The part of an RNA shown here (small-subunit ribosomal RNA, central domain) has 349 nucleotides and comes from an uncultured organism.
The prediction has a mean pLDDT of 86.

Context: one part of a larger RNA
RNA sequence: UUGGGCGUAAAGCGUCUGUAGGUGGUUUAAUAAGUCUAUUGUUAAAGCUUGAAACUUAACUUCAGAGAUGCAGUAGAAACUGUUAAACUAGAGUAUGAUUGAGGUAGAAGGAAUUUCCAGUGGAGUGGUGAAAUGCGUAGAUAUUGGAAAGAACACCAAUUGCGAAGGCAUUCUAUUAAAUUAUUCUGACACUCAGAGACGAAAGCUAGGGUAGCAAAUGGGAUUAGAUACCCCAGUAGUCCUAGCCGUAAACGAUGGAUACUAUAUAUUAGACGUAUCGACCCGUUUGGUAUUAAAGCUAACGCGUUAAGUAUCCCGCCUGGGGAGUAUGCUCGCAAGAGUGAAACUC
Numbered sequence: 001u002u003g004g005g006c007g008u009a010a011a012g013c014g015u016c017u018g019u020a021g022g023u024g025g026u027u028u029a030a031u032a033a034g035u036c037u038a039u040u041g042u043u044a045a046a047g048c049u050u051g052a053a054a055c056u057u058a059a060c061u062u063c064a065g066a067g068a069u070g071c072a073g074u075a076g077a078a079a080c081u082g083u084u085a086a087a088c089u090a091g092a093g094u095a096u097g098a099u100u101g102a103g104g105u106a107g108a109a110g111g112a113a114u115u116u117c118c119a120g121u122g123g124a125g126u127g128g129u130g131a132a133a134u135g136c137g138u139a140g141a142u143a144u145u146g147g148a149a150a151g152a153a154c155a156c157c158a159a160u161u162g163c164g165a166a167g168g169c170a171u172u173c174u175a176u177u178a179a180a181u182u183a184u185u186c187u188g189a190c191a192c193u194c195a196g197a198g199a200c201g202a203a204a205g206c207u208a209g210g211g212u213a214g215c216a217a218a219u220g221g222g223a224u225u226a227g228a229u230a231c232c233c234c235a236g237u238a239g240u241c242c243u244a245g246c247c248g249u250a251a252a253c254g255a256u257g258g259a260u261a262c263u264a265u266a267u268a269u270u271a272g273a274c275g276u277a278u279c280g281a282c283c284c285g286u287u288u289g290g291u292a293u294u295a296a297a298g299c300u301a302a303c304g305c306g307u308u309a310a311g312u313a314u315c316c317c318g319c320c321u322g323g324g325g326a327g328u329a330u331g332c333u334c335g336c337a338a339g340a341g342u343g344a345a346a347c348u349c
Stems, first nucleotide, its partner, number of pairs: 004320003007303002012317001014200004021193003025088007033081002035077008049065005091190001092187002095184006103177007110154001114150008125136002162169002205246006214240002219235004257316006266293010298305002322349003331342004
């Protein structure tokens, strides 16, 4: 390479946009590049192969023929692919309206709690633990009442809920913006997937400037213990928060790439549409888009998956090829750094 695979055995890029490339809906006509048929030339000899000959036979050798493959020419076929022309609306998109939601960004507002400060009451403990101690407290703590300030997070609603490409998103209001579903229009294949490329990307970490209530790596102290650089307790700095940049990784998980089509049901829930009914709504029926549970067929090594497939098929991309060495070394690119990306071999079992 062929072949076989990628939920859990090695293997789906963290996610999206998108270039080249690959692939591509329905109908008609033309063409004949691919495709197919016939034929001609060529495809050295040897070899392969068929028939014979000669060495006693065989191998070997010699003679004659055939075939294969490729290339080119000529004559045709027109189903499929391609190309050209014309058309269509089931894919895709546009416009308008309606509905939905923790989708994004910016701004404003709010209450509970915590801590600190001020003032009042009060007078000996408090706090913490398995038990204690360190700690705080007669310079008046803890508790309780009133007031003030600050920062961070938003109880109940709350859900098997919803939205978002993923990361993720939850107090309320306003502005702005994106999306999905649905009804009716319009365009008429404008599509799918994408090497390279670009954008986004939790937490931690880094740079600069702010901020710092609570929590809390490091650190200090008290315990425990043989020891205790821990688990428990008392403190506590980076950090956690904001602004502007960087980093680019996670069990970034559904451990399951994207798109399209097809293939039994049942139940729940969410967002609609249509119908029935009604004063109106609920209920009920049909149906579309999501989110879950169950399950026939089928698949699977099993577990399990099962119209949201891991079933049946097609197209495109990524990735895997025994364990360790090793995501290491080296080189290159990126980064302020931490490091990230790419990524071996010797050797060994």